[in-house]
Molecule: small-subunit ribosomal RNA
Organism: Candidatus Zambryskibacteria bacterium RIFCSPHIGHO2_12_FULL_38_34
RNA sequence: UAGAGUUUGAUCCUAGCUCAGGAUGAACGCUGGCGGCGUGGAUAAGGCAUGCAAGUCUAAAGGAUUUUCGGCGCAAGCCGAAGGUCCUUGGCAAACGAGGUAGUAACACGUAGGUACGUACCCUUUAGUUGAGUAUAACUAGCCGAAAGGUUAGAUAAUUCUCAAUGGUCUCUGAGGCGCAAGCCAAGGAGUAAAGAUUUAUCGCUAAAGGAACGGCCUGCGGCCUAUCAGCUAGUUGGUGAGGUAAUGGCUCACCAAGGCUAUGACGGGUAGGGGAGCUGAGAGGCUGACCCCCACCGAUGGAACUGAGAAACGGUCCAUACACCUACGGGUGGCCGCAGUCGAGAAUCUUCCGCAAUGGGCGAAAGCCUGACGGAGCGACGCCGCGUGGUUGAUGAAGUCCUUCGGGACGUAAAAACCUUUUAUGAUUGAGAAAUCCGUCCGUUUUAACUGACGGUUGAUCUGAUCAUGAAUAAGGGGCUCCAAACUCUGUGCCAGCAGGAGCGGUAAUACAGAGGCCCCAAGCGUUAUCCGGAAUCACUGGGCGUAAAGGGUGUGUAGGUGGUUUUGUUAGUCUCUUGUUAAAGCUCCCGACUCAAUCGGGAAAAUGCAAGGGAUACGGCAAAACUUAGAGAGUGUGAGAGGUAUAUGGAACUCAUGGAGUAGGGGUGAAAUCCGUUGAUAUCAUGGGGAACACCAAAAGCGAAGGCAAUAUACUGGCGCAUUUCUGACACUGAAACACGAAAGCGUGGGUAGCGAAUGGGAUUAGAUACCCCAGUAGUCCACGCCCUAAACGAUGAUCGCUGGGUUUUCGGAGUAUCGACCCUCUGAGAGCCGAAGCUAACGCGUUAAGCGAUCCGCCUGGGUAGUACGAGCGCAAGCUUAAAACUCAAAGGAAUAGACGGGGACUUGCACAAGCGGUGGAUUAUGCGGUUCAAUUCGUCGACAAACGAAAAACCUUACCAAGGCUAGAAAUCUAGCUGAAUGCAAGCAGAAACGUUUGCAGUCUCACAAGGACAGCUAGACAGGUGAUGCAUGGCCGUCGUCAGUUCGUGAUUUGAAUUGUUCCCUUAAGUGGGGUAACGAACGCAACCCUUGUUGGUUGUUACAAGUGUCAACCGAGACCACCCAGCACUAAGAUUGGAAAAUGAUUUCGUUUUCUUAUUUUGGUGCUGGGAGGAAGCGAGGAUGACGCCAGGUCAGCAUGUCCCUCUGAUGCCUUGGGCCACACGCAUAAUACAAUCGCCGGUACAACGCGUUGCGACGGGGUAACCCUAAGCUAAUCGUAAUAAGCCGGCGCCAGUUCGGAUUGGGGGCUGCAACUCGACCCCAUGAAGUUGGAAUCGCUAGUAAUCGCGGGUCAGCUAUACCGCGGUGAAUACGUUCUCAAGUCUUGUACUCACCGCCCGUCAAGUCAGGGAAGUUGGGAGGACCCAAAGGCUCGCGCAAGCGGGACUAAGGUAAACUCAAUGACAAAGACUAAGUCGUAACAAGGCACGGGUAGCGGAAGCUGCUCGUGGAA
Repeated sequence: UAGAGUUUGAUCCUAGCUCAGGAUGAACGCUGGCGGCGUGGAUAAGGCAUGCAAGUCUAAAGGAUUUUCGGCGCAAGCCGAAGGUCCUUGGCAAACGAGGUAGUAACACGUAGGUACGUACCCUUUAGUUGAGUAUAACUAGCCGAAAGGUUAGAUAAUUCUCAAUGGUCUCUGAGGCGCAAGCCAAGGAGUAAAGAUUUAUCGCUAAAGGAACGGCCUGCGGCCUAUCAGCUAGUUGGUGAGGUAAUGGCUCACCAAGGCUAUGACGGGUAGGGGAGCUGAGAGGCUGACCCCCACCGAUGGAACUGAGAAACGGUCCAUACACCUACGGGUGGCCGCAGUCGAGAAUCUUCCGCAAUGGGCGAAAGCCUGACGGAGCGACGCCGCGUGGUUGAUGAAGUCCUUCGGGACGUAAAAACCUUUUAUGAUUGAGAAAUCCGUCCGUUUUAACUGACGGUUGAUCUGAUCAUGAAUAAGGGGCUCCAAACUCUGUGCCAGCAGGAGCGGUAAUACAGAGGCCCCAAGCGUUAUCCGGAAUCACUGGGCGUAAAGGGUGUGUAGGUGGUUUUGUUAGUCUCUUGUUAAAGCUCCCGACUCAAUCGGGAAAAUGCAAGGGAUACGGCAAAACUUAGAGAGUGUGAGAGGUAUAUGGAACUCAUGGAGUAGGGGUGAAAUCCGUUGAUAUCAUGGGGAACACCAAAAGCGAAGGCAAUAUACUGGCGCAUUUCUGACACUGAAACACGAAAGCGUGGGUAGCGAAUGGGAUUAGAUACCCCAGUAGUCCACGCCCUAAACGAUGAUCGCUGGGUUUUCGGAGUAUCGACCCUCUGAGAGCCGAAGCUAACGCGUUAAGCGAUCCGCCUGGGUAGUACGAGCGCAAGCUUAAAACUCAAAGGAAUAGACGGGGACUUGCACAAGCGGUGGAUUAUGCGGUUCAAUUCGUCGACAAACGAAAAACCUUACCAAGGCUAGAAAUCUAGCUGAAUGCAAGCAGAAACGUUUGCAGUCUCACAAGGACAGCUAGACAGGUGAUGCAUGGCCGUCGUCAGUUCGUGAUUUGAAUUGUUCCCUUAAGUGGGGUAACGAACGCAACCCUUGUUGGUUGUUACAAGUGUCAACCGAGACCACCCAGCACUAAGAUUGGAAAAUGAUUUCGUUUUCUUAUUUUGGUGCUGGGAGGAAGCGAGGAUGACGCCAGGUCAGCAUGUCCCUCUGAUGCCUUGGGCCACACGCAUAAUACAAUCGCCGGUACAACGCGUUGCGACGGGGUAACCCUAAGCUAAUCGUAAUAAGCCGGCGCCAGUUCGGAUUGGGGGCUGCAACUCGACCCCAUGAAGUUGGAAUCGCUAGUAAUCGCGGGUCAGCUAUACCGCGGUGAAUACGUUCUCAAGUCUUGUACUCACCGCCCGUCAAGUCAGGGAAGUUGGGAGGACCCAAAGGCUCGCGCAAGCGGGACUAAGGUAAACUCAAUGACAAAGACUAAGUCGUAACAAGGCACGGGUAGCGGAAGCUGCUCGUGGAA
């Protein structure tokens, strides 16, 4: 020392991305009251107009001019004194101060040291300051020039210059002495100084010595990136001598030698001023180098020197170059990276201000002058800090706005209103300070000088305080409100417009867009962008990793390096400790203080780290020396195992070829085929011969090797290893960048060889295609020799070495012991190779003495995915290619392990009319009905695999009715309320027009409550609130329903396991129809399902018996009960308890040589009992008896807004999507589908006769008997509100007759005619009856449906709906009444367990590559353009050096050199036709490569081929299922 979001269906881990914090010389957006203190050209070291930024001194001089005074003079004027101004000589300054950061990777900087050195001004000390002289500027005159300026002649001064004298502790020389030497002492000799001014006291000047301070030079150490920069260097490294400098030195030169630097990174490239410090951070660190301070460097660019104490000189000089300006065209001038200011470029950075009052600097004796240093002001919210925009009271909780569940709530004491205050603002008045100097006077110390103090006077650019007055008066915004992350509602919009830091919002109910209200955060600011640190342990020193997530080098030998056994001694550069010095100031921290506080400022303290010097310690480490062998390592001796390697020789089996024999029609191949071989004789078979490659059995989880790898046998040569012994050496060791060696397969080169196999290739198949999988051939290759290549999933995906840490078991090779004749066995001990597992580790999986445990040493490697192991560069290679190895761009993931599901052309088990075995159908025909399609004014709507389609609809002629046409109504056909008017309410009838609705007119009946009136109830009309909608959304919903499925499943609580998702329970064994039951069991219980409870039916007991029967001990009906499963018998299996017998072991005990007894444990056998299940039997009407109702958690956004309800939207005072009415439509008809009916006939049809039901229904009804009609039906009418009456006749069946296999005496469609029935009405569009007509159809293709017993099949009956009917539909009822099930291989569906997975929208999943279109960035590229750094050569300014000439001024030459030029090469950028690859985009095209055994297991390396994914060959891996 804080974390959070984001990969997933969920989880853990790994890993990246993003956010919350702080900061800035900032910029941008919106907003803006005041003050203090700071701060402000970061880009173009780009260009600059204008003004200013360095002068000063007359007490060093000369001159010009001028003012005042004095003197002389008539005057002009002259002389003198005191000033002013200007010019010039001279002195000092100008090398500071101010600015900038271009260059520089360097002794530039920092730090610690060193010395071969220098120094104007300042301080101290000593000595001196004597003579003489010549010039020159200004000036005057002439000349040249546009100007700048120049030139000639003349005169002159000095603190200018020159000469002479003297002098020293200065310079040179140096007798002599001392010393090993370096060197020291030193007589003597030679040389070299000076300036005056003013006036009486100072300032100067010269020489020498010292100091202070400032510089020069040298050295150790420290701090950037890059190895895709690995070798660099000729003045280079050193020496000798010389030159040069203030001084050392290759600093320079001559000669000599051949050195010097480098993996601890030389050389090269890129970038960069360094430090104090600043920001951040817990710290270690990381980043930065604004303002302030120190140092360095620069001054348009490049070069050079001069002057000077000091410069290679920002406001000096010369030259060259570029640029700009002036010009009379001849020639000149300039350098804001000083302060302001301007242009330019830019996202962006200020006034052409005031003053020398203060501080500081220059000059001066001083006054003073100069000072864009500095002190101040101005501008900018650029930053930090402070203040304010008011305070108190105030509820009708005002108005307004927003929300609302319509009740209310919020803004909100907020406002208004009342009282108060005056910071700030405005106005007025009045002070203080920054002041110290300086001038004058005085006092004190003191000889003066000097210093201090007092008084008076003088100097202010700028800033500020206090008091009074006025009046709440002058002053609030920005961002946000889905989560991270504080703060929520309404409206609009409708994957649009838009938002966004990340995740992500938006497709009609958006807290995520836009607006509004409310709220949250900060506040004169608030946000955004950019950058840095943090979070990030995400480069990990503190503090990470590498089996599978990214990551162990393919393996070894081994150099440098790193690390290293035991003992002793010495030493101390590591290490530890103490002291001293330093680490500038400012800053940070602490304390104190000054501005009212704070920011800010002042004083003090402390700290920190580094370096250096000195003293001490010696455990560890180093170094040196000596020694040791127990324990490292190696050697010796003995012995052992082995597919270790190389070479040569030999062998048998198989294959193939050739020849010959014998033999005949096929062979071969496949899922099935074909290509192919064969009558010129194959295949099969026998014999003989040739050839090449590989070595069955042994053989194993075995062995050997460093790895790759190694397998017939023998021989030769040869490497390594184990064990035993403890004989020798004596730490000789471990690891290991670089280097070297080896390195499967494929591939390459040369020469051989080639039986089999076999990339490519050809052919045959398969297929939509098939550049594949399968088949027939077949070339390289595979083999050998030599030489290359150097990569693999080169894997244990696990580097090497050493030590430590429970075991069990198997195996290989040794040794020892016991035993044995010997071997085996057994025990112990080494070295390997496996399996299982303690502790521990791990994200989990797993690892576990062969560690992935615990430690040590060394090496290699990793840091999100893609781009990419790619590009470029370099090295290697014959080539293929290998090694090394990026970036732009793009994504928010990619990934590991495990979990629950789902899925698999994975596995095991189980079930189901699922298949099979059967029976009957559908699909063909006709008709009916429904649907699609088409048509139509409309053919209303919904439903569409299973789970729509005789479904909603248990009844469409009108109605229904929702559709169409036409005509009408508009507060409405129906509902509620309010107000007004009228009337009891209300009912009935008629007329006119009309299709009706509707409109209009008239009449009649009737007379509520109440004594009357008023009021009330009720009805109508008008007006207003509102109604109405089968309009939309079943993806806003409720309810209901379908389906999986009457399948046996689905869960929970507690506990336990796991980091967790989750698991366990619910798995397992037996069993069941069943998660049914039992056993076992980290589970124990429970819930919803199953079963049972309910209904019907079958057997039976009882009670009651009407309307049933002729009768009743009761057929029948109703009600109440009984009964059945866990009971009985037999057999089998499993489990279990007890007993008996047998064998063994242990203990105790008696005896003791064997033995006996008891107890406990255990093995086997057996008996009895119990439990569960199965099979059979008995009894019984019936062994889960049969059927129904009952439908778990859930799935399908399944169906329904048109049954109902309901949110939202839409239509409605406008000619309606509302309401009423008439007519039409829902019934159409080329066609397709579905469900049914009837058939195709003789197990049948027709005719006649005859028998047996049950469930039901009936008063607007069922309707008998009787009568009429061929019949439908009609007439009449009894009975029955139903066990009473009616419907009601049953049918198949049985008996008899005809039909005799035909489109028929089958079949009945269609059509014609005639009827009756219902109804307001049968035309569109009803059913029924009679007569006539007599279609298709002769058992139905592919395919497909139902059913396991009173079932299928078959026969009829009833009911609902209903006026009638389209019913052949639906719901029920009874009659007759079968066949078959071996069995679970297959199809379908379901369940359980398990396995794989890249799926989770869950395989209708996911996903790969080419091609086409568009966008983007990068690389290559014939070239083109520009920059950079050098080298070579040519030429060469200024300049110093040098040489010559000259008295001098100067002139000329030489080498050097900036710039320039020539040619070539290097390097970095920009651009580039074109071609190739990559990334991303909308639902494009082609295929289907991968994920499941992904339908040919996948993948690595390599080679060939192909539209593409890819395919094939060789070899390797498991990260493959079974």